[in-house]
RNA sequence: GGGGUCGUGGGGUAGCUUGGUCUAUCCUUCUGGCUUCGGGAGCCAGAGACCUGGGUUCAAAUCCCGGCGACCCCA
Numbered sequence: 001g002g003g004g005u006c007g008u009g010g011g012g013u014a015g016c017u018u019g020g021u022c023u024a025u026c027c028u029u030c031u032g033g034c035u036u037c038g039g040g041a042g043c044c045a046g047a048g049a050c051c052u053g054g055g056u057u058c059a060a061a062u063c064c065c066g067g068c069g070a071c072c073c074c075a
Base pairs, nucleotide, nucleotide: 001074002073003072004071005070006069007068010028011027012026020058029047030046031045032044033043034042051067052066053065054064055063
């Protein structure tokens, strides 16, 4: 330099193919409560995310383009 794959809460992950009850799934984490002598475990409630800028559309995490970043292959 060329080609390919990927980017979602603090961490991991589903949803992307075929756009639509998505104010987005689950686990973990964190906060509060119940329980306990206390801790842990368990139960209940809550907090927290679609890398970035545009385009298409009635409607975008999802489709298209640019940028940024990570990984893989070729040179």